Predicted 3D model of a 676-nucleotide part of an RNA (large-subunit ribosomal RNA, domain II) from a Bdellovibrionia bacterium. Model confidence (mean pLDDT): 85 of 100. Lineage of the source: Bacteria > Pseudomonadati > Bdellovibrionota > Bdellovibrionia. Its Rfam family is "Bacterial large subunit ribosomal RNA".
[in-house]
Context: one part of a larger RNA
């Protein structure tokens, strides 16, 4: 792992509800005895519930009680119950099953390993040369010194021994800790044989919570015990109606519960929704500035600061300062309103739908929600972000569209059909349907990602100016004189800078719009003339474009392929194809008197059922001429769980029918056993 078997709401008592039966103001036994023979049947009134409450009682009673009260007021009073039985729930017990980490109790271990005792054994082989002692030197005498001899040490080097530093290897290992090479100790606090002792809150420890038999922050092993799990996993056959919730409040509560809420069954009872009129309350949305504030700009002008005069009592002028209040003129506010909606909400009222409401009762389950898009709060007008609030969707909803998708767009799947009709989206080609149809934009593959900003890209449309007395552009030609204007300045001559900017010649020409010089000089412009010729300019709304535009596996920001008077965008316009939509045909169930209406469905609630095993009934069909079980088959049942026939196999039992009782139905529990 695979397969086969096993494998999870019981059972008692008690208590509430539906339901069926019995008797009913009564119902009804319990033990026990008697009796049946395996549980019928008698008998037993003790008891228990019901017939009356009210008060704490005491006690009184259709009342009580509370009070002074006879008020008032609270609880009662019109009668239906009980016994059994099914069934659904609770409660007390393991209480649907499997599952801790741990508490306690009593044992059993130091053949592993820790210290410890007692008794043995073990340590090639080389190096080093303490003390001390001799001999000599040497001291007054000691010390001191040299040669020797000696053989010290938790010394040295390194075998067996112990031990485990580094790297590879091994890592379903050859091994539940080893193996190669390396490494450390190696006369010691050494190393080991054997005997034996210390026991679970107890030992042991050169201490690492380390070791106590591959198990240690409390050994193992039996036992309370089926400890307890607000966890986690699992929970077995079928069809049918109906279908939720992720929310309020609470909580040592936030992943748990109680209660409302939604669901669902049952009886009662008859509302209830929509939509139209019409009457309410109300203070958001706007909007305002009349109140509270906040905020500019200008006027008045009290104060207050500055300056300036003053007889120095204190007055007074003035001010590009600062500013209350008050005017004007613009504005802002969720906790500002002089105002003030649409929706929503109540309520009358009519029409429609036609129980969809509403109260009793019985059973759940749900309190982790998720995005979409409207109203907001928070955060940054960040988040697939978080918190209200409104509506939809998934949730628990398939089917078509969106290239692919839980929450988007369209639609809600009873079941059959090689029938039609259309929704969203679509119609070159991949792929079902137009290479439709009219006008137009767009040149960017924009289409087919993106801003502020910038664009003499191109369509539209308004305004306004110049123009054959020749516009714009471009070309030829003039752009002068007083004047180097005045001041300044080394120098300012049109062009460092200051004040000023006038006259005259002209067709025209600035006391000069720019480059330039040290300053002159020089090169342009403004403005005029000819050439030429017919349109040139400005600005404002606007479609569609272009720039701004760098990224990571792959062109990779249309699904491709590929498109350019589209197969792109805009407007119209007919057709067409598209789904589980609707239509048509046939069939099944479900409410319903019928006519019709309906059947998506998670958790859950209710209803009908299949099918195993026993027992009972039928005083059982059938069966060695072959029964259960095996196994194969194209039957049945236009639906399930399942039922039949038949062949083969198998070798003794066992159907249907009709009740009953249940160890009553497994692809899941890293389930248990087995077998491969």
């Nucleotide at each position: 792992g695979c397969c086969a078997g096993c494998g999870a709401g019981u059972u008692a008592c008690g208590u509430u509800u539906a339901c069926a039966a019995g008797c009913a103001a009564g119902g009804u036994u319990a033990a026990g005895c008697c009796g049946u023979u395996a549980c019928a049947g008698g008998u037993g009134a003790a008891g228990c519930c019901g017939u009356a409450g009210c008060g704490a009682a005491a006690g009184c009673g259709a009342g009580u009680c509370u009070g002074a009260a006879u008020a008032g007021g609270g609880c009662g009073u019109u009668u239906a119950g009980u016994u059994u039985g099914u069934a659904g729930g609770c409660g007390u017990a393991g209480a649907c099953c499997c599952g801790a980490a741990a508490c306690c109790c009593g044992g059993u271990g130091a053949u592993c390993u820790a210290a410890c005792c007692a008794u043995g054994g073990c340590c090639a082989g080389g190096g080093u040369g303490a003390a001390g002692c001799g001999u000599g030197a040497g001291u007054a005498a000691u010390a001191u010194c040299a040669c020797g001899u000696g053989g010290a040490g938790g010394c040295c080097c390194g075998a067996a021994c112990c031990a485990a530093u580094g790297u590879a290897g091994g890592u379903u290992g050859a091994a539940a800790a080893c193996u190669a090479c390396u490494u450390g100790g190696a006369u010691g606090a050494g190393c080991u044989g054997u005997g034996g002792u210390u026991a679970g809150g107890g030992g042991u420890g050169a201490a690492a919570g380390g070791c106590c038999a591959a198990u240690c922050a409390a050994a193992c092993u039996g036992g309370g015990u089926g400890a307890u799990a607000g966890c986690u996993g699992g929970u077995u056959c079928u069809c049918c109606u109906c279908g939720a919730a992720a929310u309020a409040u609470a909580u040592u509560u936030a992943g748990g519960u109680a209660u409302a809420g939604c669901c669902u069954c049952a009886g009662g009872u008859u509302u209830u929704u929509u939509u139209g009129a019409c009457g309410g309350a109300g203070g958001u949305a706007g909007a305002g500035c009349a109140c509270u504030g906040a905020a500019u700009g200008g006027g008045c002008u009290a104060g207050g600061g500055g300056u300036c005069c003053u007889u120095c009592c204190u007055g007074g002028a003035u001010u590009a300062c600062c500013a209350a209040a008050c005017c004007c003129a613009a504005u802002c506010a969720a906790a500002c309103u002089c105002c003030g909606a649409a929706u929503g909400c109540c309520g009358u009222u009519a029409a429609a739908a036609c129980u969809a409401g509403c109260c009793u009762g019985g059973g759940a389950g749900u309190c982790a929600g998720a995005c979409g898009u409207g109203g907001g709060g928070u955060g940054a007008u960040a988040a697939g972000g978080u918190c209200c609030u409104g509506c939809g969707u998934c949730g628990a909803a398939a089917g078509g569209g969106a290239a692919a998708g839980a929450g988007c767009c369209c639609a809600g799947a009873c079941c059959a059909c090689c029938a039609g009709c259309u929704a969203a989206g679509g119609u070159c080609c991949c792929u079902a349907a137009a290479u439709a149809u009219g006008u137009g934009c767009u040149a960017a593959g924009u289409g087919g990602a993106a801003a502020a900003c910038g664009u003499u890209g191109u369509g539209g449309g308004g305004c306004u100016g110049c123009u054959u007395u020749g516009a714009c552009a471009a070309c030829u030609a003039g752009g002068a004189g007083g004047u180097u204007g005045g001041c300044u300045u080394a120098g300012a001559a049109g062009c460092a800078g200051c004040a000023a900017u006038c006259c005259u010649u002209u067709a025209a020409a600035g006391a000069a719009a720019g480059c330039g010089u040290a300053a002159u000089a020089g090169c342009u412009c403004a403005c005029u003339a000819g050439u030429c010729u017919a349109g040139c300019g400005g600005c404002c709304c606007u479609g569609c474009g272009c720039g701004g535009a760098a990224g990571a596996u792959u062109u990779a920001a249309c699904g491709g392929g590929g498109c350019u008077u589209a197969a792109g965008c805009a407007c119209a316009u007919u057709a067409c194809c598209g789904a589980a939509g609707c239509u048509g045909u046939g069939g099944a169930c479900u409410c319903g008197u019928a006519a019709g209406a309906g059947u998506g469905g998670u958790a859950g609630a209710g209803g009908a059922g299949c099918g195993u095993u026993c027992u009972g009934a039928c005083a059982u069909a059938g069966g060695c001429u072959g029964a259960a079980g095996g196994u194969c088959g194209a039957c049945c049942g236009a639906c399930a769980a399942g039922g039949a026939c038949g062949g083969c196999u198998g070798g003794a039992c066992g159907a249907a029918u009709c009740a009953g009782a249940a160890g009553u139905g497994a692809u899941c529990a890293u389930g248990c056993u087995g077998g491969c």